[in-house]
RNA sequence: GCGGGCGUGGUGUAAUGGCUGCACAAGAGCCUUCCAAGCUCUCGGUGUCGGUUCAAUUCCGACCGCCCGCU
Repeated sequence: GCGGGCGUGGUGUAAUGGCUGCACAAGAGCCUUCCAAGCUCUCGGUGUCGGUUCAAUUCCGACCGCCCGCU
């Protein structure tokens, strides 16, 4: 330098155009003599900027970051 893949809560992971789901973590409550476990609730997310569309995590472009391959 060229090509490819990936980027979603604090972490991990789903979602092939139509309500951003689940688990763990965190906070609160219940339970318990106390702790742990268990139960309930809450919290919190699509890398950035544009484009297409009635509607974008999803499709397109550029950029940023990470990984892989080639030279």
A computed fold for a 71-nucleotide RNA from a Thermoleophilaceae bacterium, annotated as transfer RNA.
Lineage of the source: Bacteria > Bacillati > Actinomycetota > Thermoleophilales > Thermoleophilaceae.
The sequence is in RNAcentral, with records from ENA.
It matches the Rfam family "tRNA". The family's RNA type in Rfam is transfer RNA. Rfam describes the family as follows. Transfer RNA (tRNA) molecules are approximately 80 nucleotides in length. Its family is annotated with triplet codon-amino acid adaptor activity in the Gene Ontology.
The prediction has a mean pLDDT of 81.